Description:
Transfer RNA from Anaerotignum sp., 71 nucleotides, folded computationally. The RNAcentral record of the sequence draws on ENA. The organism belongs to Anaerotignum, within Bacteria. Rfam family: tRNA. Rfam describes the family as follows. Transfer RNA (tRNA) molecules are approximately 80 nucleotides in length. By type it is a transfer RNA.
RNA sequence: GCACCAGUAGUUUAAUGGUAGAACCUCAGACUUCCAAUCUGAUGGCGUGGGUUCGAUUCCCAUCUGAUGCU
Numbered sequence: 001g002c003a004c005c006a007g008u009a010g011u012u013u014a015a016u017g018g019u020a021g022a023a024c025c026u027c028a029g030a031c032u033u034c035c036a037a038u039c040u041g042a043u044g045g046c047g048u049g050g051g052u053u054c055g056a057u058u059c060c061c062a063u064c065u066g067a068u069g070c071u
Stems, first nucleotide, its partner, number of pairs: 001070003005066003010024004018054001026042005047063005
């Protein structure tokens, strides 16, 4: 330099154009003499910038970061 893959919550990950879900973590409450465990609830997210579309995590372009391969 080229090709290909990936980027979603603090972490691990779903969602193939129609209001982004789950688990763990954190916080609050219930239970308990206290703690742990358990139950209930809450907070928090689509790498960035454009384009297409009535509507984009999803399709297209560019770019950034990371991994792999070739040279």